[in-house]
RNA sequence: GGGAUUAUGGCUCAGCUGGUUAGAGCGCUUGAUUCACAUUCAAGAGGUCGAUGGUUCGAAUCCAUCUAGUCCCA
Numbered sequence: 001g002g003g004a005u006u007a008u009g010g011c012u013c014a015g016c017u018g019g020u021u022a023g024a025g026c027g028c029u030u031g032a033u034u035c036a037c038a039u040u041c042a043a044g045a046g047g048u049c050g051a052u053g054g055u056u057c058g059a060a061u062c063c064a065u066c067u068a069g070u071c072c073c074a
Base pairs, nucleotide, nucleotide: 001073002072003071004070005069006068007067010026011025012024013023019057028044029043030042031041032040050066051065052064053063054062
């Protein structure tokens, strides 16, 4: 220098062929249970989906560029 791939709550991930409210497990907070802790149960907070722009009635999803990680080629 060329190419491939990944980027979604604190962590690990799902999200099909664009369509209602962006979800799960773990973790966190509060309450119940307990003498207390743990377990269990109930409720709750937390993400505008790596960034910018574009297409579209509508974008996490399609397109372009950029950033970062990993890998391949030279």
Predicted 3D model of a 74-nucleotide RNA (transfer RNA) from Parcubacteria group bacterium Greene0416_36. It matches the Rfam family "tRNA". Rfam classes the family as a transfer RNA. Lineage of the source: Bacteria > Bacteria candidate phyla. It was read from a public genome assembly. The coordinates come from a structure-prediction model, not an experiment, and the mean pLDDT is 80.